[in-house]
Molecule: c-di-GMP-I-GGC riboswitch aptamer
Organism: Candidatus Atribacteria bacterium
RNA sequence: GUUGAAAAAGGCAAACUAUCCGAAAGGAUAGGACGCAAAGUUAUGGGUCUAAGGCAUUUUAAUACUACGAUUGUCAGACUGCCUGCU
Numbered sequence: 001g002u003u004g005a006a007a008a009a010g011g012c013a014a015a016c017u018a019u020c021c022g023a024a025a026g027g028a029u030a031g032g033a034c035g036c037a038a039a040g041u042u043a044u045g046g047g048u049c050u051a052a053g054g055c056a057u058u059u060u061a062a063u064a065c066u067a068c069g070a071u072u073g074u075c076a077g078a079c080u081g082c083c084u085g086c087u
Base pairs, nucleotide, nucleotide: 001086002085004083011036012035016031017030018029019028020027021026034073040079041078042077044076045075046074047071048070049069053066054065056063057062058061
């Protein structure tokens, strides 16, 4: 540098539940394990989600659009990393 997850040492933790934060998407903590060879970090690009605020329409309340919000366990990029094999 690359390979793969058979072995060894380990790691993370879906859904769901409880509490809290948030307008929401969603997040945090605790429990819990569906799974993961980067399911480590990063919101850089695409995708997806939400729409407080903004804006337009319809008529008093709703609809559409909109990210500076979110998602890294959606797909990539970047950075870092244990072990085995190969070079």